Model confidence (mean pLDDT): 82 of 100.
Predicted 3D model of a 142-nucleotide RNA (c-di-AMP riboswitch aptamer (ydaO/yuaA leader)) from a soil metagenome.
Its Rfam family is "c-di-AMP riboswitch aptamer (ydaO/yuaA leader)". Rfam's curators write: This family represents a conserved RNA structure found upstream of the ydaO and yuaA genes in Bacillus subtilis and related genes in other bacteria.
RNA sequence: CGCCGAAUCCCCGGGGACAACCGGGGAACGGGGGAACCAAGGUGGCUGCGGCCACUGGGGCGAACUUCCUGAGCAAUCAGGAGGCGCGCGAGCUCUUUCAGCGCGAGCCCGUCAGCUAACCCCGUAGGCGUUCGAAAGAGAA
Numbered sequence: 001c002g003c004c005g006a007a008u009c010c011c012c013g014g015g016g017a018c019a020a021c022c023g024g025g026g027a028a029c030g031g032g033g034g035a036a037c038c039a040a041g042g043u044g045g046c047u048g049c050g051g052c053c054a055c056u057g058g059g060g061c062g063a064a065c066u067u068c069c070u071g072a073g074c075a076a077u078c079a080g081g082a083g084g085c086g087c088g089c090g091a092g093c094u095c096u097u098u099c100a101g102c103g104c105g106a107g108c109c110c111g112u113c114a115g116c117u118a119a120c121c122c123c124g125u126a127g128g129c130g131u132u133c134g135a136a137a138g139a140g141a142a
Stems, first nucleotide, its partner, number of pairs: 001130004008027007028125006038115001041056006057113001058110004065084008085105005093140007
């Protein structure tokens, strides 16, 4: 100076040389819970087609899902590859869009509970990094 991400800005008090740090408040951004109405799973079996029986917990943040193939393994699973789909970067200034190219598809949480959801209620403001010096379109600013 930039990037991912909601994760920024302001005010008051303490602290103290300042700052760090601690507490409180506000704005902004982000997330969850929560009526009416509507909706209300999957697999297998049976069926007189009305339904019945058995088995299976569910949910949140986030782009982070899915199909196939190969190898190892008794299996659970692990590793690699290809495709579909999703996300990010792609710096004369800001925003939107396209292409070449490059990268990612993790991790964490709730705890038997939450569909949607007006009013209303609650929570977060972290952490981690270093892309480009390639090609175009539009709008705006200077």